[in-house]
The RNA shown here (c-di-GMP-I riboswitch aptamer) has 86 nucleotides and comes from a Syntrophomonadaceae bacterium.
The sequence was found by an Rfam model in a public genome assembly.
The model forms 95% of the base pairs in the Rfam consensus.
It matches the Rfam family "c-di-GMP-I riboswitch aptamer". Rfam links the family to the GO term cyclic-di-GMP binding.

RNA sequence: UAACGACAAAGGCAAACCUGGCGAAAGCCAGGGACGCAAAGCCACGGAUCUAAGGCCAUAAAGGUUACGACAGCCGGGUUGCCAGG
Numbered sequence: 001u002a003a004c005g006a007c008a009a010a011g012g013c014a015a016a017c018c019u020g021g022c023g024a025a026a027g028c029c030a031g032g033g034a035c036g037c038a039a040a041g042c043c044a045c046g047g048a049u050c051u052a053a054g055g056c057c058a059u060a061a062a063g064g065u066u067a068c069g070a071c072a073g074c075c076g077g078g079u080u081g082c083c084a085g086g
Stems, first nucleotide, its partner, number of pairs: 001086001005083001012037002017032006035073001041079003045076003049070002054066004
């Protein structure tokens, strides 16, 4: 030391599901639990996706639309980093 992850070691994270809490919801937090992960560390910058409280539209009612909400374990980008090989 850019890209790269063969064999290992030390360790790390934790899907579904369950319990409790927060939230309008999506979802998040804590504990349990492991499907997986070499960035499954961090950042919503671009795209995708999810939700629609409030706003707007419409209505007899049902409704439609919208992110300022969410998602980093969907893809791209940025940034930091352990071990090993080279």